RNA sequence: GGCGAUGUAGCUCAAUCGGUUAGAGCACCGAGCUCAUAAUUCGGGGGUUGCCGGUUCGAUUCCAGCCAUCGCCA
Repeated sequence: GGCGAUGUAGCUCAAUCGGUUAGAGCACCGAGCUCAUAAUUCGGGGGUUGCCGGUUCGAUUCCAGCCAUCGCCA
């Protein structure tokens, strides 16, 4: 340098053929339980869906460019 894959919550991952509140587990916070801790139960907060444009009535999803990581080729 060329090709391909991936990028979503603090971490690991979902989200169908584009369709209207973007969720789960763990973690975190609060409460209950306990003499206390752990475990467990209930509740809660947390997201410019990598960035910037385009298509569309509507984009995490489709298209172009860029960035990062990984793989292959040179």

The RNA shown here (transfer RNA) has 74 nucleotides and comes from a Chloroflexota bacterium. NCBI's taxonomy places the organism under Bacteria, Bacillati, Chloroflexota. Its Rfam family is "tRNA". The family's RNA type in Rfam is transfer RNA. The RNAcentral record of the sequence draws on ENA. Model confidence (mean pLDDT): 81 of 100.